[in-house]
RNA sequence: GGACCCUUAGCGCAGUUGGUUAGAGCUGCCGGCUCAUAACCGGUUGGUCGCGGGUUCGAGUCCUGCAGGGUCCA
Numbered sequence: 001g002g003a004c005c006c007u008u009a010g011c012g013c014a015g016u017u018g019g020u021u022a023g024a025g026c027u028g029c030c031g032g033c034u035c036a037u038a039a040c041c042g043g044u045u046g047g048u049c050g051c052g053g054g055u056u057c058g059a060g061u062c063c064u065g066c067a068g069g070g071u072c073c074a
Stems, first nucleotide, its partner, number of pairs: 001073007010026002013023001019057001028044005050066005
């Protein structure tokens, strides 16, 4: 220098041909259980969907620029 992939909650991730409320798990917080802790059970908080622009009635999803990370080629 070239090709491709990833970026969604504090963390690792899902999100089905663009469609009605953006999700589950772990963590955190509250409660139950226990003599107590862990485990287990119930509830609950948490998001500018990496940052801009565009297309569309409608974008996490399509197009595009940039940024960060990764794999391969040279």
A computed fold for a 74-nucleotide RNA from uncultured Allobaculum sp., annotated as transfer RNA. It was read from a public genome assembly. Rfam family: tRNA. The source organism's lineage runs through Bacteria, Bacillati, Erysipelotrichia, Erysipelotrichaceae and Allobaculum.